[in-house]
RNA sequence: AGAGUCGGCCAGACAGUCGCUGCAUCGAUUGAAUGGUGUGGAGGAAAGUCCGGGCUUCAUAGGGCAGGGUGCCAGGUAACGCCUGGGCGGUUGAUGCGGUGACGCUCAACCGACGGCCAGUGCAGCAGAAAAUAUACCGCCGAUGGCCUUUGGGCACAGGUAAGGUUGAAAUGGUGCGGUAAGAGCGCACCGCGUCUGGGGCAACUCAGACGGCACGGUAAACCCCACUCGAAGCAAGGCCAAAUAGGGAUGCCAUGGCGUGGCCCGCGCCGCAUCCGGGUAGGCCGCUACAGGUGGUUGGUGACAACCAUCGCAGAUGAAUGGCUGUCCACGACAGAACCCGGCUUAUCGGUCGGCUCUCACC
Repeated sequence: AGAGUCGGCCAGACAGUCGCUGCAUCGAUUGAAUGGUGUGGAGGAAAGUCCGGGCUUCAUAGGGCAGGGUGCCAGGUAACGCCUGGGCGGUUGAUGCGGUGACGCUCAACCGACGGCCAGUGCAGCAGAAAAUAUACCGCCGAUGGCCUUUGGGCACAGGUAAGGUUGAAAUGGUGCGGUAAGAGCGCACCGCGUCUGGGGCAACUCAGACGGCACGGUAAACCCCACUCGAAGCAAGGCCAAAUAGGGAUGCCAUGGCGUGGCCCGCGCCGCAUCCGGGUAGGCCGCUACAGGUGGUUGGUGACAACCAUCGCAGAUGAAUGGCUGUCCACGACAGAACCCGGCUUAUCGGUCGGCUCUCACC
RNA backbone atom coordinates (compact mmCIF):
# COMPACT_ATOMS: atom_id res chain seq x y z
C1' A A 1 0.00 0.00 0.00
C1' G A 2 -3.88 -3.57 -1.17
C1' A A 3 -7.66 -7.46 -0.01
C1' G A 4 -10.92 -9.75 3.56
C1' U A 5 -13.38 -9.50 8.16
C1' C A 6 -15.09 -7.43 12.82
C1' G A 7 -16.34 -3.20 15.78
C1' G A 8 -17.02 2.24 17.23
C1' C A 9 -18.63 7.28 15.77
C1' C A 10 -21.28 10.98 12.47
C1' A A 11 -26.18 11.40 9.86
C1' G A 12 -25.24 17.85 4.88
C1' A A 13 -22.90 22.64 6.94
C1' C A 14 -23.34 28.01 7.63
C1' A A 15 -26.15 32.66 7.28
C1' G A 16 -30.71 35.47 6.63
C1' U A 17 -36.02 35.66 6.87
C1' C A 18 -41.24 34.13 7.82
C1' G A 19 -44.06 30.87 10.91
C1' C A 20 -45.58 26.67 14.87
C1' U A 21 -45.02 25.01 19.99
C1' G A 22 -43.33 24.29 25.71
C1' C A 23 -41.30 27.30 29.69
C1' A A 24 -39.64 31.89 32.09
C1' U A 25 -40.36 37.08 32.25
C1' C A 26 -42.43 42.11 31.07
C1' G A 27 -46.79 45.60 29.90
C1' A A 28 -52.18 45.71 30.58
C1' U A 29 -55.89 42.82 33.32
C1' U A 30 -59.93 39.89 38.62
C1' G A 31 -58.26 36.34 35.21
C1' A A 32 -57.44 35.04 30.25
C1' A A 33 -57.00 35.87 25.01
C1' U A 34 -53.27 38.80 22.65
C1' G A 35 -48.39 41.26 22.19
C1' G A 36 -42.79 42.06 23.40
C1' U A 37 -38.11 39.72 25.08
C1' G A 38 -35.17 35.41 26.32
C1' U A 39 -34.66 30.21 26.02
C1' G A 40 -35.75 24.73 24.73
C1' G A 41 -37.89 21.93 20.53
C1' A A 42 -37.23 14.14 17.34
C1' G A 43 -33.97 9.33 16.20
C1' G A 44 -30.00 5.89 15.69
C1' A A 45 -33.45 3.47 14.81
C1' A A 46 -38.50 7.78 17.52
C1' A A 47 -40.34 1.75 13.74
C1' G A 48 -41.92 -3.73 14.78
C1' U A 49 -44.55 -4.13 19.74
C1' C A 50 -40.84 -9.43 20.13
C1' C A 51 -38.66 -9.83 25.42
C1' G A 52 -37.51 -7.41 30.43
C1' G A 53 -38.43 -3.64 34.22
C1' G A 54 -40.39 0.99 36.58
C1' C A 55 -45.25 3.19 37.48
C1' U A 56 -50.83 2.55 38.18
C1' U A 57 -55.36 -0.09 39.32
C1' C A 58 -57.64 -4.74 40.77
C1' A A 59 -57.02 -9.09 44.05
C1' U A 60 -54.28 -10.59 48.47
C1' A A 61 -53.70 -14.98 55.30
C1' G A 62 -50.47 -18.50 53.34
C1' G A 63 -49.56 -22.64 50.23
C1' G A 64 -50.52 -25.91 46.19
C1' C A 65 -52.54 -27.69 41.32
C1' A A 66 -53.19 -26.38 36.28
C1' G A 67 -50.84 -23.35 32.49
C1' G A 68 -46.70 -20.37 30.31
C1' G A 69 -41.43 -19.19 29.88
C1' U A 70 -36.16 -20.20 30.22
C1' G A 71 -32.26 -24.21 29.77
C1' C A 72 -23.54 -25.60 28.95
C1' C A 73 -20.85 -22.75 33.26
C1' A A 74 -19.63 -18.27 35.91
C1' G A 75 -20.45 -13.17 36.27
C1' G A 76 -23.05 -8.20 35.13
C1' U A 77 -27.88 -5.90 35.77
C1' A A 78 -33.76 -3.08 38.48
C1' A A 79 -34.73 -7.26 35.29
C1' C A 80 -34.40 -10.18 30.83
C1' G A 81 -35.03 -14.73 26.10
C1' C A 82 -30.03 -9.06 26.89
C1' C A 83 -24.66 -8.27 27.73
C1' U A 84 -19.51 -9.94 29.21
C1' G A 85 -15.92 -13.75 30.06
C1' G A 86 -15.07 -18.95 29.82
C1' G A 87 -16.11 -24.29 28.27
C1' C A 88 -17.68 -27.77 24.52
C1' G A 89 -19.19 -28.78 19.48
C1' G A 90 -19.45 -27.26 14.27
C1' U A 91 -18.35 -24.39 9.45
C1' U A 92 -14.84 -21.63 6.50
C1' G A 93 -9.91 -19.97 5.81
C1' A A 94 -4.39 -20.00 6.78
C1' U A 95 -4.11 -24.90 0.30
C1' G A 96 -1.03 -24.12 8.00
C1' C A 97 1.70 -28.07 11.25
C1' G A 98 2.24 -33.48 12.78
C1' G A 99 0.91 -38.61 11.22
C1' U A 100 1.49 -44.44 6.25
C1' G A 101 -3.54 -43.78 7.94
C1' A A 102 -7.86 -43.31 11.14
C1' C A 103 -7.15 -38.68 13.17
C1' G A 104 -4.91 -34.92 16.22
C1' C A 105 -3.04 -29.77 16.98
C1' U A 106 -2.42 -24.07 16.34
C1' C A 107 -4.39 -19.23 14.81
C1' A A 108 -8.50 -15.96 12.79
C1' A A 109 -13.66 -15.06 11.68
C1' C A 110 -18.52 -16.89 12.11
C1' C A 111 -22.50 -20.28 13.94
C1' G A 112 -25.02 -23.41 18.11
C1' A A 113 -33.16 -24.16 21.74
C1' C A 114 -25.84 -26.41 24.00
C1' G A 115 -30.16 -29.93 30.67
C1' G A 116 -31.93 -35.20 30.52
C1' C A 117 -33.68 -40.94 25.62
C1' C A 118 -29.56 -46.73 31.48
C1' A A 119 -37.60 -42.95 34.94
C1' G A 120 -41.51 -44.32 31.67
C1' U A 121 -44.33 -43.99 26.98
C1' G A 122 -44.16 -43.08 21.81
C1' C A 123 -42.27 -42.28 16.62
C1' A A 124 -39.24 -43.46 12.08
C1' G A 125 -42.80 -42.09 5.33
C1' C A 126 -40.06 -43.45 0.69
C1' A A 127 -35.97 -46.30 -0.63
C1' G A 128 -33.48 -50.61 0.95
C1' A A 129 -31.80 -57.49 2.07
C1' A A 130 -32.15 -55.28 6.78
C1' A A 131 -34.51 -49.36 10.79
C1' A A 132 -33.74 -51.47 16.88
C1' U A 133 -32.57 -56.35 17.56
C1' A A 134 -30.95 -57.89 14.20
C1' U A 135 -30.62 -58.97 8.58
C1' A A 136 -28.26 -61.28 3.64
C1' C A 137 -30.20 -58.71 -2.45
C1' C A 138 -25.62 -58.45 -5.52
C1' G A 139 -21.28 -60.63 -3.71
C1' C A 140 -16.83 -63.45 -1.25
C1' C A 141 -15.57 -68.42 0.32
C1' G A 142 -16.68 -73.40 0.22
C1' A A 143 -11.08 -75.03 4.69
C1' U A 144 -14.81 -79.00 6.97
C1' G A 145 -18.93 -82.41 5.37
C1' G A 146 -21.37 -84.13 0.57
C1' C A 147 -21.24 -85.45 -4.85
C1' C A 148 -18.05 -86.23 -9.27
C1' U A 149 -13.06 -87.33 -10.67
C1' U A 150 -8.40 -88.67 -15.58
C1' U A 151 -6.02 -87.86 -7.97
C1' G A 152 -4.21 -82.31 -10.75
C1' G A 153 -8.93 -80.84 -9.46
C1' G A 154 -14.15 -79.72 -10.37
C1' C A 155 -19.58 -78.68 -8.59
C1' A A 156 -21.63 -74.54 -5.50
C1' C A 157 -25.40 -79.06 -2.30
C1' A A 158 -25.05 -78.49 3.15
C1' G A 159 -22.95 -74.50 5.10
C1' G A 160 -19.51 -70.25 6.50
C1' U A 161 -19.10 -64.80 6.05
C1' A A 162 -20.22 -59.39 6.52
C1' A A 163 -14.32 -57.35 3.68
C1' G A 164 -16.54 -54.86 -1.02
C1' G A 165 -21.21 -53.01 -3.73
C1' U A 166 -26.41 -51.21 -3.50
C1' U A 167 -30.61 -47.85 -0.22
C1' G A 168 -31.05 -44.08 3.23
C1' A A 169 -30.90 -38.36 7.28
C1' A A 170 -29.14 -42.60 9.94
C1' A A 171 -26.70 -49.54 8.77
C1' U A 172 -24.18 -51.87 14.96
C1' G A 173 -16.85 -48.14 15.75
C1' G A 174 -12.28 -46.48 12.39
C1' U A 175 -6.95 -46.99 10.38
C1' G A 176 -2.81 -50.22 9.76
C1' C A 177 -0.65 -54.95 10.43
C1' G A 178 -1.40 -59.98 11.48
C1' G A 179 -4.72 -63.85 10.78
C1' U A 180 -8.18 -66.89 7.62
C1' A A 181 -10.98 -71.14 2.88
C1' A A 182 -13.15 -66.30 2.85
C1' G A 183 -13.88 -63.15 6.74
C1' A A 184 -14.78 -61.02 11.43
C1' G A 185 -12.14 -57.00 17.89
C1' C A 186 -10.71 -63.05 16.05
C1' G A 187 -5.54 -61.01 17.88
C1' C A 188 -2.14 -56.71 18.33
C1' A A 189 -0.75 -51.35 17.91
C1' C A 190 -2.82 -46.68 17.29
C1' C A 191 -7.33 -43.28 16.71
C1' G A 192 -12.21 -42.65 18.67
C1' C A 193 -15.58 -44.08 22.74
C1' G A 194 -16.80 -45.65 27.75
C1' U A 195 -15.62 -46.77 33.11
C1' C A 196 -12.51 -46.04 37.35
C1' U A 197 -8.54 -43.60 40.02
C1' G A 198 -5.52 -39.33 40.71
C1' G A 199 -4.31 -34.02 39.54
C1' G A 200 -6.19 -28.88 37.91
C1' G A 201 -10.54 -25.47 37.81
C1' C A 202 -15.87 -21.82 41.89
C1' A A 203 -18.05 -24.36 37.71
C1' A A 204 -19.02 -25.92 32.63
C1' C A 205 -15.00 -28.92 31.71
C1' U A 206 -10.08 -30.65 31.24
C1' C A 207 -5.14 -33.40 31.83
C1' A A 208 -2.58 -38.00 33.06
C1' G A 209 -2.67 -43.18 34.11
C1' A A 210 -5.05 -47.88 34.36
C1' C A 211 -8.92 -50.89 32.62
C1' G A 212 -12.95 -52.44 28.98
C1' G A 213 -13.13 -55.32 22.71
C1' C A 214 -17.11 -51.58 22.05
C1' A A 215 -21.70 -52.32 25.24
C1' C A 216 -25.13 -47.76 26.03
C1' G A 217 -28.15 -46.43 17.90
C1' G A 218 -31.47 -41.77 16.54
C1' U A 219 -35.45 -38.47 18.03
C1' A A 220 -37.31 -34.26 23.96
C1' A A 221 -38.60 -27.03 18.19
C1' A A 222 -42.40 -35.94 20.65
C1' C A 223 -45.22 -36.61 25.32
C1' C A 224 -42.50 -36.43 29.49
C1' C A 225 -38.65 -35.81 33.65
C1' C A 226 -35.38 -32.28 36.25
C1' A A 227 -33.84 -27.21 37.74
C1' C A 228 -35.03 -22.06 37.91
C1' U A 229 -38.91 -18.60 37.09
C1' C A 230 -43.89 -16.11 36.08
C1' G A 231 -50.80 -12.96 39.67
C1' A A 232 -53.88 -10.06 35.87
C1' A A 233 -54.66 -5.75 33.00
C1' G A 234 -52.44 -1.58 30.96
C1' C A 235 -51.38 5.96 30.67
C1' A A 236 -58.07 5.01 26.81
C1' A A 237 -53.53 2.71 33.51
C1' G A 238 -55.26 5.77 37.29
C1' G A 239 -56.30 10.27 40.52
C1' C A 240 -58.60 15.28 41.39
C1' C A 241 -62.05 19.50 40.31
C1' A A 242 -66.72 19.85 38.18
C1' A A 243 -71.48 22.80 34.79
C1' A A 244 -76.40 22.84 31.97
C1' U A 245 -80.39 19.32 31.54
C1' A A 246 -82.69 14.86 33.32
C1' G A 247 -82.82 11.05 37.16
C1' G A 248 -81.81 9.65 42.75
C1' G A 249 -81.84 10.50 48.35
C1' A A 250 -83.09 13.32 52.93
C1' U A 251 -85.90 17.12 55.46
C1' G A 252 -89.77 20.70 55.63
C1' C A 253 -94.44 22.81 53.74
C1' C A 254 -99.60 22.35 51.35
C1' A A 255 -104.97 20.31 50.35
C1' U A 256 -106.98 14.65 53.46
C1' G A 257 -106.63 17.42 47.55
C1' G A 258 -106.41 15.59 42.22
C1' C A 259 -105.77 11.41 38.62
C1' G A 260 -105.83 5.91 37.53
C1' U A 261 -107.96 1.04 39.05
C1' G A 262 -114.42 1.10 33.21
C1' G A 263 -119.94 2.81 38.44
C1' C A 264 -119.32 2.77 44.33
C1' C A 265 -116.48 1.46 49.06
C1' C A 266 -111.83 -0.35 50.98
C1' G A 267 -107.04 -0.98 49.34
C1' C A 268 -102.97 0.09 45.95
C1' G A 269 -100.14 3.23 42.52
C1' C A 270 -98.91 8.19 40.56
C1' C A 271 -98.79 13.69 40.97
C1' G A 272 -96.67 19.83 43.80
C1' C A 273 -93.15 23.55 46.04
C1' A A 274 -88.60 24.84 48.76
C1' U A 275 -83.78 23.72 50.91
C1' C A 276 -79.74 20.50 51.38
C1' C A 277 -76.88 16.12 49.90
C1' G A 278 -74.78 12.56 46.47
C1' G A 279 -73.23 9.97 41.74
C1' G A 280 -72.19 10.35 36.66
C1' U A 281 -71.68 13.31 31.78
C1' A A 282 -69.53 17.88 28.90
C1' G A 283 -65.19 20.45 30.12
C1' G A 284 -60.61 21.28 32.85
C1' C A 285 -56.22 19.76 35.82
C1' C A 286 -52.69 16.04 37.40
C1' G A 287 -50.20 11.58 35.87
C1' C A 288 -46.06 14.11 31.96
C1' U A 289 -41.02 13.93 32.06
C1' A A 290 -35.33 14.77 36.91
C1' C A 291 -33.94 10.39 35.55
C1' A A 292 -31.63 2.40 36.58
C1' G A 293 -30.24 10.70 33.26
C1' G A 294 -26.08 13.04 29.92
C1' U A 295 -20.79 14.60 29.71
C1' G A 296 -15.74 14.53 31.70
C1' G A 297 -12.33 12.39 35.15
C1' U A 298 -10.25 8.97 38.98
C1' U A 299 -10.20 4.10 41.04
C1' G A 300 -11.42 -1.35 40.85
C1' G A 301 -12.29 -5.31 37.19
C1' U A 302 -9.65 -9.46 31.38
C1' G A 303 -14.60 -7.57 30.39
C1' A A 304 -19.90 -6.54 30.74
C1' C A 305 -20.03 -3.12 34.68
C1' A A 306 -19.55 -0.72 39.49
C1' A A 307 -18.09 3.13 43.16
C1' C A 308 -16.69 8.17 43.92
C1' C A 309 -15.85 13.37 42.33
C1' A A 310 -16.96 17.48 39.15
C1' U A 311 -20.36 19.52 35.80
C1' C A 312 -24.99 20.06 32.71
C1' G A 313 -30.65 20.61 32.57
C1' C A 314 -31.56 18.36 27.23
C1' A A 315 -39.17 17.86 23.43
C1' G A 316 -43.66 17.17 26.35
C1' A A 317 -48.07 18.09 22.26
C1' U A 318 -53.77 16.52 22.78
C1' G A 319 -56.37 17.69 16.09
C1' A A 320 -51.67 17.05 18.37
C1' A A 321 -45.61 21.88 17.47
C1' U A 322 -40.49 20.55 15.77
C1' G A 323 -41.66 23.60 9.33
C1' G A 324 -41.34 26.84 4.69
C1' C A 325 -38.44 30.16 1.60
C1' U A 326 -33.71 32.53 -0.05
C1' G A 327 -28.29 32.63 -0.53
C1' U A 328 -23.28 30.31 -0.29
C1' C A 329 -20.36 25.80 -0.09
C1' C A 330 -19.44 20.44 -0.39
C1' A A 331 -18.45 14.45 -0.63
C1' C A 332 -25.21 16.51 -3.26
C1' G A 333 -27.68 14.26 1.59
C1' A A 334 -30.48 7.45 2.92
C1' C A 335 -34.01 5.11 6.27
C1' A A 336 -37.39 7.59 8.62
C1' G A 337 -41.47 11.43 12.96
C1' A A 338 -41.78 11.25 19.96
C1' A A 339 -47.32 10.43 22.57
C1' C A 340 -46.11 7.38 30.31
C1' C A 341 -40.85 6.23 30.85
C1' C A 342 -36.46 3.16 30.67
C1' G A 343 -33.00 -1.45 29.33
C1' G A 344 -32.57 -4.81 25.15
C1' C A 345 -33.45 -7.56 20.57
C1' U A 346 -34.97 -7.38 15.49
C1' U A 347 -35.85 -4.86 10.97
C1' A A 348 -34.87 -0.26 7.46
C1' U A 349 -30.73 2.93 6.11
C1' C A 350 -27.23 7.64 0.84
C1' G A 351 -22.68 7.93 2.35
C1' G A 352 -18.40 9.43 5.37
C1' U A 353 -14.76 8.51 9.11
C1' C A 354 -11.71 5.95 12.89
C1' G A 355 -9.70 1.55 14.95
C1' G A 356 -8.62 -4.01 15.84
C1' C A 357 -7.35 -8.82 13.61
C1' U A 358 -5.76 -12.11 9.40
C1' C A 359 -3.38 -12.53 4.66
C1' U A 360 -0.50 -10.62 0.30
C1' C A 361 3.19 -7.28 -1.90
C1' A A 362 7.21 -3.59 -1.49
C1' C A 363 11.10 -1.11 1.30
C1' C A 364 14.37 -0.46 5.72